[in-house]
Notes: Small-subunit ribosomal RNA, 5' domain from an uncultured bacterium, 486 nucleotides, folded computationally. Model confidence (mean pLDDT): 87 of 100.

Context: one part of a larger RNA
RNA sequence: AAUCAACGCUGGCGGCGUGCCUAACACAUGCAAGUCGAACGAGAAAGGGGCUUCGGUCCUGAGUAUAGUGGCGCACGGGUGAGUAACACGUGAAUAAUCUACCUCCGAGUGGGGAAUAACCUGGAGAAAUCUAGGCUAAUACCGCAUAACACUUACGAGUCAAAGCAGCAAUGCGCUUGGAGAGGAGUUCGCGGCAGAUUAGUUAGUUGGCGGGGUAAUGGCCCACCAAGACGAUGAUCUGUAUCCGGCCUGAGAGGGCGCACGGACACACUGGAACUGAAACACGGUCCAGACUCCUACGGGAGGCAGCAGUGGGGAAUUUUGCGCAAUGGGGGAAACCCUGACGCAGCAACGCCGCGUGGAGGAUGAAGUAUCUUGGUACGUAAACUCCUUUCGAUGGGGAAGAUAAUGACGGUACCCAUAGAAGAAGCCCCGGCUAACUUCGUGCCAGCAGCCGCGGUAAUACGAGGGGGGCAAGCGUUGUUC
Numbered sequence: 001a002a003u004c005a006a007c008g009c010u011g012g013c014g015g016c017g018u019g020c021c022u023a024a025c026a027c028a029u030g031c032a033a034g035u036c037g038a039a040c041g042a043g044a045a046a047g048g049g050g051c052u053u054c055g056g057u058c059c060u061g062a063g064u065a066u067a068g069u070g071g072c073g074c075a076c077g078g079g080u081g082a083g084u085a086a087c088a089c090g091u092g093a094a095u096a097a098u099c100u101a102c103c104u105c106c107g108a109g110u111g112g113g114g115a116a117u118a119a120c121c122u123g124g125a126g127a128a129a130u131c132u133a134g135g136c137u138a139a140u141a142c143c144g145c146a147u148a149a150c151a152c153u154u155a156c157g158a159g160u161c162a163a164a165g166c167a168g169c170a171a172u173g174c175g176c177u178u179g180g181a182g183a184g185g186a187g188u189u190c191g192c193g194g195c196a197g198a199u200u201a202g203u204u205a206g207u208u209g210g211c212g213g214g215g216u217a218a219u220g221g222c223c224c225a226c227c228a229a230g231a232c233g234a235u236g237a238u239c240u241g242u243a244u245c246c247g248g249c250c251u252g253a254g255a256g257g258g259c260g261c262a263c264g265g266a267c268a269c270a271c272u273g274g275a276a277c278u279g280a281a282a283c284a285c286g287g288u289c290c291a292g293a294c295u296c297c298u299a300c301g302g303g304a305g306g307c308a309g310c311a312g313u314g315g316g317g318a319a320u321u322u323u324g325c326g327c328a329a330u331g332g333g334g335g336a337a338a339c340c341c342u343g344a345c346g347c348a349g350c351a352a353c354g355c356c357g358c359g360u361g362g363a364g365g366a367u368g369a370a371g372u373a374u375c376u377u378g379g380u381a382c383g384u385a386a387a388c389u390c391c392u393u394u395c396g397a398u399g400g401g402g403a404a405g406a407u408a409a410u411g412a413c414g415g416u417a418c419c420c421a422u423a424g425a426a427g428a429a430g431c432c433c434c435g436g437c438u439a440a441c442u443u444c445g446u447g448c449c450a451g452c453a454g455c456c457g458c459g460g461u462a463a464u465a466c467g468a469g470g471g472g473g474g475c476a477a478g479c480g481u482u483g484u485u486c
Stems, first nucleotide, its partner, number of pairs: 001485003005482005012358006018351002020316001025314003029311003034072003039069002042066001047060005079269003089193007098186003103182008111145001113143002120135006151160003165174003195241003202232003207229004212224003244266004248259004271292005294305004322348001324347003330344001331342004361391004371382004395427001397422005405413001430475005435456003441470005451458002
């Protein structure tokens, strides 16, 4: 000098930041990913009104609510740092060895058919979760046929491959299929770089290479059969320990050293371990399956769950916040749109945790008041300090007005910021230190006791070093201590 700090004493206001470093411990509760009726079929009820033989029936509610099929999204955004010493990261290259939904530009096409199925109805099983049989039905869901510029395969003769409609009176718009290019994104490979231990010296059998196959979007022992015997290592292999990496941050004149919290980029993980499915992309935090531990429900047959999302709880700990408001802004998903969703985000709350700013009054005022301390008893110090007189009103308080942020509408923040007025010095100072280092001295008490202490060292009867008073010094809404780094 710095700090994601903690502890002790103290504490007026504002702005901007920051806030589980420990148990990647376990989690009650609520919310955090939906949306589209302009893809599709179905389709209530309460309430209101009319008629009524009081049984009911019709209209409205309403093609609403609601599920279901289908599409897009859920791989983004948000969290955490367990693992990882590795092409994980940083940087520079390669990809003629690759993929890319949505978006942009350019080209070609969009013809004609079919069979199902959920929802629904009827029945059955179950405590539940849920499952099951039969029947009906639609589509931008599914499957053939036709066509094939381009594309793909090729023995260069040829062969193979597509589609879906919806809205609108219409014009047309939005889609769909198949190609080419782009943008942005992603996969893979390589050079170089960044750690401790030799009290770890040898390591390795899919191991190293080849041929042929499989697999992948794609190269490759990635996997497999066969063949060869290689490959790495004192320029530190292997093993062990530790650790996400970087932009950066702290310190320092620099060189270095330390760190990787917040913010930004990358990676990894999502109760523990394993696996694939769907999809343009996942081997998927709030998806599926299997195994395990744990918790919960059960009619004992069987089921349900995963906060390292935002709040919050217990626990651990020296220690770390509200079960808040809003989608008004910015951004994201869906939708033609209206709009819906969004604990991302914008705000507010708590905490002197940090930085910065402001205030706790200003001027005058000597009979140097009282009081306290000291004293050689004359005095001296606190001290213009107080009282007293005059003045001001920042911040705060009370009353009134009142934004920008929002291009037309829409403001959570918020009656906030800010402005005006009113009253009155009024509501607002502490902490550490005073032997030397190191700014600041005396009195009393104590008597190697009680105690102090960062180092040197103080204390055994005159202690500037312990405790108290007075006085003084330093910093100040803080001041000290402890931990850590330079």